This is a predicted structure of a 96-nucleotide RNA (Guanidine-I riboswitch aptamer).
Its Rfam family is "Guanidine-I riboswitch aptamer". Gene Ontology term of the family: regulation of gene expression.
Of the family's consensus pairs, 100% are formed in the model.

RNA sequence: AAAACAGUUUUCUAGGGUUCCGCAUAAAAAAAUGGGCUGGUCCGAGAGAAAACACGUAAGAUAAUACGCACACGGAAGGAUAAAAGCCAGGGAGAU
Numbered sequence: 001a002a003a004a005c006a007g008u009u010u011u012c013u014a015g016g017g018u019u020c021c022g023c024a025u026a027a028a029a030a031a032a033u034g035g036g037c038u039g040g041u042c043c044g045a046g047a048g049a050a051a052a053c054a055c056g057u058a059a060g061a062u063a064a065u066a067c068g069c070a071c072a073c074g075g076a077a078g079g080a081u082a083a084a085a086g087c088c089a090g091g092g093a094g095a096u
Stems, first nucleotide, its partner, number of pairs: 007053006015043002020040002022037001023034003055068004071091001073094001078088002
């Protein structure tokens, strides 16, 4: 200095905060404040899980079928949303 190029979607989990609900506070119905509130809704993984489709190989008849679909250290600043994050940036910079 160069190379790696590894599909899509859905559901869920680790994780995440605070719009809404619940909860707590004060005399507290409304309103208010609180995520240094367990939670429901919500967000949510390239390097977490499962499924479907796609793709590859075999066989076959264009369908149905079997098998495979590997590996993966990693910031900070920044961005979105109400807000934050293993979200996005990004299998990026860097490291090896």